[in-house]
């Protein structure tokens, strides 16, 4: 002085399917979160988006699961505390 993880403050990105009824609203399925002053992510391998009217497998049905994906995109700064590292100083 770097440089991993972890907190907190401001701030900024994102998604919102499926199905039944009386389709207004309510119920049910997955899920962190299906428009919730929430939920999740913000140094990248998964918050989210292109590929996608994509394949394959399941379900009442649907990105329900997998693949595609160590593919291409994505949106930060500071504060603390721990570990590491590398230097410089002081004692022995």
């Nucleotide at each position: 002085c770097a440089u991993u993880a972890u907190u907190a403050a401001c701030a900024g990105g994102g998604g919102u399917g499926c199905u039944u009824u009386u389709u207004u609203a309510a119920a049910g399925c997955u899920g962190a979160g299906a428009u919730a002053u929430a939920c999740c992510c913000u140094a990248u391998a998964a918050a989210c988006c292109u590929g996608a009217u994509c394949u394959a497998g399941a379900u009442a049905a649907u990105g329900c699961u997998a693949g595609c994906g160590g593919a291409g995109g994505g949106a930060g700064u500071u504060u603390a505390u721990u570990a590491u590292g590398c230097g410089a100083u002081u004692a022995u």